[in-house]
RNA sequence: GUCCCCGUAGUUCAAUGGAUAGAACAGACCCGUCCUAAGGGUCUAAUGGAGGUUCGAUUCCUCUCGGGGAUA
Numbered sequence: 001g002u003c004c005c006c007g008u009a010g011u012u013c014a015a016u017g018g019a020u021a022g023a024a025c026a027g028a029c030c031c032g033u034c035c036u037a038a039g040g041g042u043c044u045a046a047u048g049g050a051g052g053u054u055c056g057a058u059u060c061c062u063c064u065c066g067g068g069g070a071u072a
Stems, first nucleotide, its partner, number of pairs: 001071007010025004018055001027043005048064005
């Protein structure tokens, strides 16, 4: 250089054209308890960036950024 894969909450993963982008762990608050713990409830929090296709994009296309792999 060329080709392939990945990028979604603080972390690990779902959602593969259509529902309010969902779950677990983590965090805050509350309940609970004599206190702590277990357990329970509520809340906070995300689609790497730009453009395009579409009535509608996390999903499809192009470019770009970052990470990984293959090849000379």

The prediction has a mean pLDDT of 80. This is a predicted structure of a 72-nucleotide RNA (transfer RNA) from a Patescibacteria group bacterium. It matches the Rfam family "tRNA". Its family is annotated with triplet codon-amino acid adaptor activity in the Gene Ontology. The RNAcentral record of the sequence draws on ENA. Lineage of the source: Bacteria > Bacteria candidate phyla.